[in-house]
Predicted 3D model of a 489-nucleotide part of an RNA (small-subunit ribosomal RNA, 5' domain) from an uncultured bacterium. Its Rfam family is "Bacterial small subunit ribosomal RNA". Model confidence (mean pLDDT): 86 of 100.

Context: one part of a larger RNA
RNA sequence: AACGAACGCUGGCGGCAUGCCUAAUACAUGCAAGUCGAACGAGUAAGAGCCGUAGCAAUACGGAGUUCUGCUAGUGGCAAACGGGUGAGUAACGCGUGGGAACCUUCCUUAUAGUACGGAAUAACUACUGGAAACGGUAGCUAAUACCGUAUAUUCCCUCCGGGGGAAAGAUUUAUCGCUAUAAGAUGGGCCCGCGUCAGAUUAGCUUGUUGGUGAGGUAACGGCUCACCAAGGCUACGAUCUGUAGCUGGUCUGAGAGGAUGAUCAGCCACACUGGAACUGCGACACGGUCCAGACUCCUACGGGAGGCAGCAGUAAGGAAUAUUGGACAAUGGGCGAAAGCCUGAUCCAGCAAUGCCGCGUGAGUGAUGAAGGCCUUCGGGUUGUAAAGCUCUUUCAGUAGGGAAGAUAAUGACGGUACCUACAGAAGAAGCCCCGGCUAACUUCGUGCCAGCAGCCGCGGUAAUACGAAGGGGGCGAGCGUUGUUC
Numbered sequence: 001a002a003c004g005a006a007c008g009c010u011g012g013c014g015g016c017a018u019g020c021c022u023a024a025u026a027c028a029u030g031c032a033a034g035u036c037g038a039a040c041g042a043g044u045a046a047g048a049g050c051c052g053u054a055g056c057a058a059u060a061c062g063g064a065g066u067u068c069u070g071c072u073a074g075u076g077g078c079a080a081a082c083g084g085g086u087g088a089g090u091a092a093c094g095c096g097u098g099g100g101a102a103c104c105u106u107c108c109u110u111a112u113a114g115u116a117c118g119g120a121a122u123a124a125c126u127a128c129u130g131g132a133a134a135c136g137g138u139a140g141c142u143a144a145u146a147c148c149g150u151a152u153a154u155u156c157c158c159u160c161c162g163g164g165g166g167a168a169a170g171a172u173u174u175a176u177c178g179c180u181a182u183a184a185g186a187u188g189g190g191c192c193c194g195c196g197u198c199a200g201a202u203u204a205g206c207u208u209g210u211u212g213g214u215g216a217g218g219u220a221a222c223g224g225c226u227c228a229c230c231a232a233g234g235c236u237a238c239g240a241u242c243u244g245u246a247g248c249u250g251g252u253c254u255g256a257g258a259g260g261a262u263g264a265u266c267a268g269c270c271a272c273a274c275u276g277g278a279a280c281u282g283c284g285a286c287a288c289g290g291u292c293c294a295g296a297c298u299c300c301u302a303c304g305g306g307a308g309g310c311a312g313c314a315g316u317a318a319g320g321a322a323u324a325u326u327g328g329a330c331a332a333u334g335g336g337c338g339a340a341a342g343c344c345u346g347a348u349c350c351a352g353c354a355a356u357g358c359c360g361c362g363u364g365a366g367u368g369a370u371g372a373a374g375g376c377c378u379u380c381g382g383g384u385u386g387u388a389a390a391g392c393u394c395u396u397u398c399a400g401u402a403g404g405g406a407a408g409a410u411a412a413u414g415a416c417g418g419u420a421c422c423u424a425c426a427g428a429a430g431a432a433g434c435c436c437c438g439g440c441u442a443a444c445u446u447c448g449u450g451c452c453a454g455c456a457g458c459c460g461c462g463g464u465a466a467u468a469c470g471a472a473g474g475g476g477g478c479g480a481g482c483g484u485u486g487u488u489c
Base pairs, nucleotide, nucleotide: 001488002487003486005485006484007483008482009481012361013360014359015358016357017356018354019353020319025317026316027315029314030313031312034078035077036076039075040074042072043071044070046069047068048067050063051062052061053060054059085272086271087270094197095196096195097194098193099192100191103189104188108185109184110183111182112181113180114179115178116150117149118148119147125140126139127138128137129136130135156165157164158163170177171176198244199243200242205235206234207233210232211231212230213229214228215227216226217225247269248268249267250266251262252261253260254259274295275294276293277292278291297308298307299306300305325351327350328349329348333347334345335344336343337342364394365393366392367391374385375384376383377382398430400425401424402423403422404421408416433478434477435476436475437474438459439458440457444473445472446471447470448469454461455460
């Protein structure tokens, strides 16, 4: 000098930041990923409309059911691989930096060509039925932008150059939105390599898919990535292997720098999602709020069987010196879906709590000497507290009360918020403490105590005149803080 700090005493206001560093311990409850009816069949009947009855009418009651606007369990599409959290693992091509070739890329952009003809199912639904539940079973019916076949092929893929293979989906308001193939771009990603990246030799040898080759398989792609065969290689004192520790970086702190320490918040990358393993779907996952298997734990049960995963936001218990609200809003920014209106969004924007930090402001200003009273000291003369107070004259920042009242938003839409800010009013009124005073180190006397009680960062103080303990007066330092402890330079 610094801090994601804690503790003690104290505490007026505002702005901006920051806030489980410990148990990657266990979690009650709510919310955190949906959306599209302009893909589809069906259902519903809320509103408007329609029909009937009563009535002059307003209206009341009843009905059909799809004309319009709606709503939605299911099929289907896209999203859910983003966004958000955590740092357990990892000493590694994980990260940083600079290169490389054998790759993929939904949505988006550009361009060319096409969008033809058919088919079989299935959920929903209905009937029957099993189960305590979770969840099913059988039979029957039906649609599609769901599924399958045929045709065609500018280009595309394979090829022994003969040939072979490969596509589509429609919707509606008739103007658009889609769909298919190919080429290119953009974006995102996968892979390889050089260099750099903690400690220990009281760890010296390690390795059998191991190192290389041939062939095959596999992958989007190169490759022992995998397999068969062949060879016997490969790494290591420039530290292999083993052990311990650790997410890496931009940065942050310190320092004149070199360096040392560190990796909270913010940003990039990586890894993980109760523990271990596996694949499915998909452009993309081996998937935090998906599936399956095993395990531990918790819960339900009719004992046959089932359900769950906060290292999302709040919140609870526990641990701990210690770390916040079961808040508001989608108004802005951004994301998903949708043609759109819009819906969803604990991302985000805000508010709440905490002197946790930084910054700013205030707690009054001027005048006032009989140097009042009181306190303390005293050589008893006085000195000091001290212009300090009182008194007199003023001011009103902040806080308070009342009135007005934004920008942020664009034609509309403001959670924040009657907030910021402006004006008026009242009254010095509501607002100062903490540590220290032997030397280092700025600041001294009296009383009490008597090696006791105690102090202490180091040196050291205290055994009867203690500037070092305790109190008081006085003084010094900093100030809404001040000290102590811890850690780093």